Model confidence (mean pLDDT): 78 of 100. Bacterial large signal recognition particle RNA from a Candidatus Poribacteria bacterium, 267 nucleotides, folded computationally. A source record names the gene ffs. Rfam family: Bacterial large signal recognition particle RNA. The family's RNA type in Rfam is non-coding RNA gene. About the family: The signal recognition particle (SRP) is a universally conserved ribonucleoprotein involved in the co-translational targeting of proteins to membranes. Rfam links the family to the GO terms SRP-dependent cotranslational protein targeting to membrane, signal sequence recognition and signal recognition particle, plasma membrane targeting. Taxonomically the source falls in Candidatus Poribacteria (Bacteria, Bacteria candidate phyla). RNAcentral holds the sequence, with entries from ENA.
RNA sequence: CCGUGCUAGGUGGGGAGCUAGCGGUGUCCUGCACCCGCAAUCCGCUAUAGCGGGACUGAAUUCCAGAUCUGAGGCCUUGACUUUUUUGAGGCCGGCUCAGGCAAGUGACGAUGAAGGUUGGGUCCUGCGCAACUUGAAAUUGCUGAACCCCGUCAGGCCCGGGAGGGAGCAGCGGCAGGUAACUGGAUAGUGUGCCGCAGGGAAGCCUGGCUGGAGCCAACUACUUGAGUAUCGCUUGGAGGAGCAGGUCGAAGAUCAGGUGCACGG
Repeated sequence: CCGUGCUAGGUGGGGAGCUAGCGGUGUCCUGCACCCGCAAUCCGCUAUAGCGGGACUGAAUUCCAGAUCUGAGGCCUUGACUUUUUUGAGGCCGGCUCAGGCAAGUGACGAUGAAGGUUGGGUCCUGCGCAACUUGAAAUUGCUGAACCCCGUCAGGCCCGGGAGGGAGCAGCGGCAGGUAACUGGAUAGUGUGCCGCAGGGAAGCCUGGCUGGAGCCAACUACUUGAGUAUCGCUUGGAGGAGCAGGUCGAAGAUCAGGUGCACGG
């Protein structure tokens, strides 16, 4: 140095959780890396830290440890960093709404005369009258009429009488009970009608006419200002979550470098 056969070793690892601690079953991440039994109201161990049984590989690119690079993923009562969702509060934050003031702007009116002053009237109230509207009395004519309990006249029939005659009285007819129609008419009552007339009242406002006056006035909109309100939106603030980035921690797999490590036999 080569060949053969053994043995050590290897046949996954990690996070969180559980635990006095170490592993495992379970769960999550990596990734390909045997089988059977035990095991979360747990199973087995003791810093040499799963236990029991079997199988494969096997001293090197494959086992062991170191250094460097890279790094899936998890966890943190971390951050007064960024962003987002939701919820509570705040009307003396913005915005919005209303009321008042003001007169800078816009606009309307004004020498065909503003504001102001003065005077008259209307609007307003009361009373009376008139008109309008509604309601509709009374009269006339026609028709009708109440089986009986209305009137008049009462056929027939009935009653009284020897008779003459008399009586009550239905129907019918007539009728100033009543009903209905037309025409005429407008008594009576009423009013959220009219402003027509008269009288009285009238603080303020509005409209209008006369006189005076001689250039402003109005306050609709914008602006400004005062007050009140409003939690929909923006803003402020408190809470509960999510995401990004940063920090910390644990860390699989991978790459590179150079190391460590048996035995036996034969050639």